Overview:
Model confidence (mean pLDDT): 85 of 100. Predicted 3D model of an 88-nucleotide RNA (c-di-GMP-I riboswitch aptamer) from Acetivibrio saccincola.
RNA sequence: UUUCGAUAAUAGCAAACUCAAUGAAAAUUGAGGACGCAAAGCCACAGGUCUUCGGUUGAUUUACAACCAAGACGGCUGGGUUGCCGAA
Numbered sequence: 001u002u003u004c005g006a007u008a009a010u011a012g013c014a015a016a017c018u019c020a021a022u023g024a025a026a027a028u029u030g031a032g033g034a035c036g037c038a039a040a041g042c043c044a045c046a047g048g049u050c051u052u053c054g055g056u057u058g059a060u061u062u063a064c065a066a067c068c069a070a071g072a073c074g075g076c077u078g079g080g081u082u083g084c085c086g087a088a
Base pairs, nucleotide, nucleotide: 002088003087004086005085012037013036017032018031019030020029021028022027035075041081042080043079045078046077047076048073049072050071054068055067056066057065058064
């Protein structure tokens, strides 16, 4: 440096759920809590997924319907980048 995660150790993250705050929502943040994680560290670049305050169109008394991320998810996949321990 590359590939890998059998064994061991140190350290770390924290799903569901509960409470509080923010938000139109998706969701995020904090506290508790651990299902899991060797990048479950970081980056929305490609695909994917979620949401629709607002916008457009239709309808129009209102209600409503369809479409659109600029909102969100990195614990959906790929890519980029940095990194602990061990093995070859």
Of the family's consensus pairs, 95% are formed in the model. It matches the Rfam family "c-di-GMP-I riboswitch aptamer". Rfam describes the family as follows. GEMM was predicted in a large-scale screen for bacterial structured RNA regulatory elements.